[in-house]
């Protein structure tokens, strides 16, 4: 210690359901918990999901997801190793 993840306080908050903002995807607020050691910010790289708009069509992000994953920033405890 930026490894690592017992233990003790604690946190979040899947899906669903109400009402809500969006064209959708999705978001937000209440209830609920599947689960998460960064399930805390970020949309910066990849993918992935939507197509209002634009296009004759195909297709297309200036929109979305951070709980797809990776960077980045920032963080509670400190047992065995």
């Nucleotide at each position: 210690c930026a490894c690592c993840g017992a233990a003790a306080g604690g946190g979040c908050a899947a899906a669903c359901u109400a009402c809500u903002c969006g064209a959708a995807a999705g978001g937000g607020u209440a209830g609920g918990g599947c689960g998460c050691a960064a399930a805390g910010u970020u949309a910066c790289g990849g993918g992935c999901c939507u197509a209002a708009g634009g296009g004759a069509a195909a297709c297309u992000a200036c929109g979305g997801u951070c709980g797809c994953c990776g960077g980045a920033c920032u963080g509670c405890c400190g047992a065995a190793g």
c-di-GMP-I-GGC riboswitch aptamer from a Candidatus Atribacteria bacterium, 81 nucleotides, folded computationally. The prediction has a mean pLDDT of 91. Its Rfam family is "c-di-GMP-I-GGC riboswitch aptamer". Rfam links the family to the GO term cyclic-di-GMP binding.